[in-house]
RNA sequence: GGGCGGCUAGCUCAGUUGGGAGAGCACCGCGUUCGCAAUGCGGGGGUCGAGGGUUCGAAUCCCUCGCCGUCCA
Numbered sequence: 001g002g003g004c005g006g007c008u009a010g011c012u013c014a015g016u017u018g019g020g021a022g023a024g025c026a027c028c029g030c031g032u033u034c035g036c037a038a039u040g041c042g043g044g045g046g047u048c049g050a051g052g053g054u055u056c057g058a059a060u061c062c063c064u065c066g067c068c069g070u071c072c073a
Stems, first nucleotide, its partner, number of pairs: 001072007010025004019056001027043005049065005
């Protein structure tokens, strides 16, 4: 320098005929307990890596850039 894959909640990850942003764990509150754990119910939390473009509408399609992994030179 080039090819490929990845970047979504605190963590691990789903989400491709373009239209509701989600799950598990974690966290907070309440119940239960003498207390803790476990468990039941409820709740908060995201500019979907950044910037543009297409579209009525973009996490999703296109372009550029950044970071991580991997392969080639």
RNAcentral holds the sequence, with entries from Rfam. A computed fold for a 73-nucleotide RNA from Paludibaculum fermentans, annotated as transfer RNA. Taxonomically the source falls in Paludibaculum (Bacteria, Terriglobia, Bryobacterales, Bryobacteraceae). Rfam family: tRNA. By type it is a transfer RNA.